[in-house]
Context: one part of a larger RNA
RNA sequence: CUGGGCGUAAAGGGUGUGUAGGCGGUCUGAUAAGAUAGCGGUGAAAUGCCGGGGCUCAACCUCGGAACUGCCGUUAUAACUAUUGGGCUAGAGUGACAGAGAGGAUAUGGGAAUACCCAGUGUAGAGGUGAAAUUCGUAGAUAUUGGGUAGAACACCGGUGGCGAAGGCGCAUAUCUGGCUGUAGACUGACGCUGAGGCACGAAAGCAUGGGGAUCAAACAGGAUUAGAUACCCUGGUAGUCCAUGCUGUAAACGAUGAAUGCUAGUUGUCGGCGUAGGUCGGUGACGAAGUUAACGCGAUAAGCAUUCCGCCUGGGGAGUACGGCCGCAAGGUUAAAACUC
Numbered sequence: 001c002u003g004g005g006c007g008u009a010a011a012g013g014g015u016g017u018g019u020a021g022g023c024g025g026u027c028u029g030a031u032a033a034g035a036u037a038g039c040g041g042u043g044a045a046a047u048g049c050c051g052g053g054g055c056u057c058a059a060c061c062u063c064g065g066a067a068c069u070g071c072c073g074u075u076a077u078a079a080c081u082a083u084u085g086g087g088c089u090a091g092a093g094u095g096a097c098a099g100a101g102a103g104g105a106u107a108u109g110g111g112a113a114u115a116c117c118c119a120g121u122g123u124a125g126a127g128g129u130g131a132a133a134u135u136c137g138u139a140g141a142u143a144u145u146g147g148g149u150a151g152a153a154c155a156c157c158g159g160u161g162g163c164g165a166a167g168g169c170g171c172a173u174a175u176c177u178g179g180c181u182g183u184a185g186a187c188u189g190a191c192g193c194u195g196a197g198g199c200a201c202g203a204a205a206g207c208a209u210g211g212g213g214a215u216c217a218a219a220c221a222g223g224a225u226u227a228g229a230u231a232c233c234c235u236g237g238u239a240g241u242c243c244a245u246g247c248u249g250u251a252a253a254c255g256a257u258g259a260a261u262g263c264u265a266g267u268u269g270u271c272g273g274c275g276u277a278g279g280u281c282g283g284u285g286a287c288g289a290a291g292u293u294a295a296c297g298c299g300a301u302a303a304g305c306a307u308u309c310c311g312c313c314u315g316g317g318g319a320g321u322a323c324g325g326c327c328g329c330a331a332g333g334u335u336a337a338a339a340c341u342c
Base pairs, nucleotide, nucleotide: 004313005312006311007296008295012310014201015200016199017198021194022193023192025088026087027086028085029084030083031082033081034080035077036076037075038074039073040072041071042070049065050064051063052062053061054060091191092188093187094186096183097182098181099180103177104176105175106174107173108172109171110154114150115149116148117147118146119145120144121143125136126135162169163168206247207246208245209244210243211242216240220236221235222234223233258309259308260307261306262305263304266287267286268285269284270283271282272281273280274279291298292297315342316341317340324335325334326333327332
C1' cells in the first nucleotide's frame, strides 16, 4: 500500500466555527475535459512469456509470435461525471404568527443557615468519639433572647424534567442578548454536507496583579488509633475556595459511541407545540421486531441497512517518555521516536 477496524479488546479529535480540499437534489438545452468504441502512429534492442531450432542433454545460443496493459493523434457516441445556459421546489435559508426553557452577560433586591461582635437571662460544664483526648469554659462557655456585621451558597418546588456546541447552567426582579420548537405555506431558488490547517470556547486544580475572606479546607500542628500510622477518626489551621483582569488548555472533557442524510415492526412513560378528536411534529426515557454483536448488549436518540467527509488504531513494556520544534511567567502542554526487552 491492498485490506481490516475504532461502546467494553489498540483506536472518535474536549466542543464549535469555518479556509483549502473532497462529496452533492430535480427537469431540460449545449459542449465534449473525464468516459466508451473504432482506426492510425509510437511503445528500441536485450530480458521475461509462448511455440520452434542448434550445441549428445541442460545451462547457454538462436528464429518466430504474442505481449509491452502506456503515450500521442483522429473519428464516432452523449447515458453518467464535469463545464456552461435556462427552469423547478422535496434539501437549505428568510419572513409571518404562536410557544417553552437553571442558555449567556450586567445590575439591584431577599430570606434561611453559618461565623464573629455587643447586650440580657443563666450556671458548670460544653465539644467531640467506637471509646477518648487535644480544644473551649467561673476573665462566665454551651444553651437561650434581642441587636449588629461579614462572606459564600440558594432548602422546599426538583422530576431517567428543561436549556446549552461542549465545558456547563438552579433564590427573585429588571435591562441587554444567543439559540430552539410548532403552525400556516408568503419569499429566495441548491444558496447544501463534511472539514486538513486556522480561529474561538473550554470543569477542577494551578499561575500573575489587585481586592475579599463567613464556610470548608491541601500543606502544617496537636490529640487519638496502631507493632509503627508521615493515614483513615478528632481539635485547630494557611494557601485555596469568592470577585475583577490576564494566563494555563488539561480531565473517566464518558453515551468510554465524530458529523450529516436517507431507509428499516411495534408497545409504553414524560417535556414542548399543533389539532375537537383519532393523531402528528420536535425533544427525553423504558421495553422490544427484523437485523446486528465474540459476548455483554444495541435496536428509528442503532452498535441495523447504505452513502459522503473528517479524526484515529496496527502486540506488551520502554513511553505519551527522550531529543528537536511550537506554545507557556512557571507548573507544564502539544507534536513525538529509537535502542533494548518479552
The part of an RNA shown here (small-subunit ribosomal RNA, central domain) has 342 nucleotides and comes from an uncultured bacterium.
The RNAcentral record of the full RNA draws on Greengenes.
Rfam family: Bacterial small subunit ribosomal RNA.
The coordinates come from a structure-prediction model, not an experiment, and the mean pLDDT is 88.